[in-house]
RNA sequence: GCCUCGAUAGCUCAGGGGUAGAGCGGUGCCUUGGUAAGGCACAGGUCGCGGGUUCAAAUCCCGCUCGAGGCU
Numbered sequence: 001g002c003c004u005c006g007a008u009a010g011c012u013c014a015g016g017g018g019u020a021g022a023g024c025g026g027u028g029c030c031u032u033g034g035u036a037a038g039g040c041a042c043a044g045g046u047c048g049c050g051g052g053u054u055c056a057a058a059u060c061c062c063g064c065u066c067g068a069g070g071c072u
C1' cells in the first nucleotide's frame, strides 16, 4: 500500500429499509423471621464521525477514524 470483518445500553452481543432489543450488571418492589435464589417493574442509547440515496437509514452508497485478521 491492498483486501476482509467489526464499531449498537456500564459489559457481551442481536437486529441488514418502517423509527432499537436480549443476557449480565444497576435501582425499586414482591416473596422470607432474615439472607441467598426466584419473580415483576423501571432507568440506562445523538446505533464510531461526516456526507449521499430514500416518504423513511442502526440497516443501502461514499469518505474518514479506531480495532481485529490476511496478502505483498
Base pairs, nucleotide, nucleotide: 001071002070003069004068005067006066007065010024011023012022013021018055026042027041028040029039030038048064049063050062051061052060
This is a predicted structure of a 72-nucleotide RNA (transfer RNA) from Methanothermus sociabilis.
The organism belongs to Methanothermus, within Archaea.
It matches the Rfam family "tRNA". By type it is a transfer RNA. Rfam describes the family as follows. Transfer RNA (tRNA) molecules are approximately 80 nucleotides in length.
The prediction has a mean pLDDT of 84.